[in-house]
Source information
RNAcentral holds the sequence, with entries from Rfam. c-di-GMP-I riboswitch aptamer from Anaerostipes rhamnosivorans, 85 nucleotides, folded computationally. Its Rfam family is "c-di-GMP-I riboswitch aptamer". Its family is annotated with cyclic-di-GMP binding in the Gene Ontology.
RNA sequence: UUUAUAAAUGGGCAAAACCGGGGAAAUCCGGUGACGCAAAGCCAAGGGCCUAAACCAUGUUAUGGUAUGGCAGCCGGUUGCUCCA
Numbered sequence: 001u002u003u004a005u006a007a008a009u010g011g012g013c014a015a016a017a018c019c020g021g022g023g024a025a026a027u028c029c030g031g032u033g034a035c036g037c038a039a040a041g042c043c044a045a046g047g048g049c050c051u052a053a054a055c056c057a058u059g060u061u062a063u064g065g066u067a068u069g070g071c072a073g074c075c076g077g078u079u080g081c082u083c084c085a
Base pairs, nucleotide, nucleotide: 012037013036017032018031019030020029021028022027035073041078042077043076046075047074048071049070050069054066055065056064057063058062
């Protein structure tokens, strides 16, 4: 340096739900709270998923389509801590 990997110390993150706020929505932020997580750090110019304000189409008070809006705790990419061998 690389690879594989048990146990441990110290710490880290924080699902649902509830409260307050932003947003058309998806969802995000703060507080409370822990379901879980060894990358639950980062990346939304790869795949996938959610939403459809606005726009477009049509058989027009409705239906369909589209991300320019989101999700990294779906896959993927990328960086990286401690200890034993």

The coordinates come from a structure-prediction model, not an experiment, and the mean pLDDT is 82. Lineage of the source: Bacteria > Clostridia > Lachnospirales > Lachnospiraceae > Anaerostipes.